[in-house]
């Protein structure tokens, strides 16, 4: 210098002016609900995002047990909990620093495997190799009728070494063996199972002996095993509560006023009892308040732990809007890029994105800087 691996930090700074939201103090006004003015303090994020997990909180449901459904799935630890995190084991990838993994069970059962290929699940014979038979064509030998051997074709049988197909073809290498072959036999290796021993809390690992010789893959396919598991979500839910309309009660009613109903209908005001009207009660809506921001909280220090994290002490209060505030503009400085006239010059640029009950995670989006490490090249 180039190419990478792992991790950390920041999210431009300071000042002035004009605003917006919350809160505290003071003053003034008030219809007592609040309003105005002045001053102080606070005002987005590492992801506030996706809403994918786990909790908290709230309401609904709920005898006990089982089934179904859903989820998780190596070991140990952390945590309020988790499908998260840390450490480790195994497998795979990378020359390496390192990275990835739903990583229980396929000798319970069922299923699946495109294309190619002879054959793909109690597998199979296309080429090849070997044996026998028949036919054809040459060659050699001689006692002339046979013998020996070759090539080609067909048929029957053997074989699974070799070729070929495939992601995968029923262990690998060598020697023996055979007509040719084959775990057919043997040795070594790999794998599986059993037994014994060493290390580790454990996953697992190392070593020795024995066995039959070998058993395919797939469970983010059904399934089996172990463990976990009610539902809905802040538009949860609780409280206060207007106008209008409607509901209930009392008065009106010792039925005299108005409206209504009944009787061929009064005269001394026939009878009924509904409404108007007045007062009270209760439900819901609009609206308002709470939930709602002090919390498994942040920062610093000490101790324990490889770490995730835990314990103790000190210290801090750090947005709470509800049609929804967190903005605009100016100056100086810092960072990056370009240009030349090379100057404290000029011009340009600075990502992803914004709270909405609150935490713990994961995932996704994204700018810059720094640290450690690996591989390769060059120079001294």
């Nucleotide at each position: 210098c180039g190419a990478g691996a792992g991790g950390a930090a920041c999210a431009g700074g300071c000042g002035a002016c004009c605003g917006c939201c919350c809160u505290c103090c003071g003053c003034u006004c008030u219809c007592c609900g609040g309003a105005g003015c002045g001053g102080g303090g606070g005002g987005a994020g590492g992801a506030a995002a996706g809403u994918c997990c786990g909790a908290u909180c709230u309401c609904c449901a709920c005898a006990g047990g089982g089934c179904a459904g859903g989820g998780u799935g190596c070991u140990g630890g952390g945590u309020a909990a988790c499908g998260c995190c840390c450490a480790g084991g195994a497998g795979c990838c990378g020359c390496g620093a390192g990275g990835c993994u739903a990583c229980g069970g396929a000798a319970a059962g069922u299923g699946c495997a495109a294309c190619a290929g002879a054959g793909a699940g109690c597998a199979g014979a296309c080429c090849g190799c070997c044996g026998c038979g028949c036919c054809g064509c040459g060659a050699g030998g001689c006692u002339c009728g046979c013998c020996u051997g070759g090539c080609g074709g067909c048929g029957c049988g053997g074989u699974a070494a070799g070729g070929g197909u495939g992601a995968a073809a029923c262990g690998g290498u060598g020697c023996g063996g055979u007509a040719a072959g084959a775990g057919c036999g043997c040795a070594c290796c790999a794998g599986c199972g059993g037994c014994g021993g060493g290390g580790g809390c454990g996953a697992c690992u190392c070593c020795g002996c024995c066995g039959g010789c070998u058993c395919g893959g797939u469970a983010a396919a059904c399934c089996c095993c172990a463990c976990c598991u009610g539902g809905a979500g802040a538009a949860a839910g609780a409280c206060c509560a207007a106008a209008u309309a409607g509901g209930g009660g009392a008065g009106g009613a010792u039925g005299a006023u108005c409206c209504g109903g009944c009787c061929c209908g009064g005269a001394u005001c026939g009878c009924c009892a509904g409404g108007a009207c007045u007062c009270c009660c209760g439900g819901g809506u609009a609206g308002g308040u709470c939930g709602u921001u002090c919390g498994a909280g942040g920062u610093c220090g000490g101790c324990c732990g490889c770490a995730a994290g835990g314990c103790c002490g000190a210290u801090c209060c750090c947005a709470g809007a509800u049609c929804a505030a967190u903005g605009g503009c100016c100056g100086c400085c810092g960072c990056c890029c370009g240009c030349c006239g090379a100057g404290c010059g000029c011009g340009g640029g600075a990502a992803c994105a914004g709270a909405a009950g609150u935490c713990g995670g994961c995932u996704u989006a994204c700018g810059u800087u720094c640290c450690u490490c690996u591989c390769g090249g060059g120079a001294a």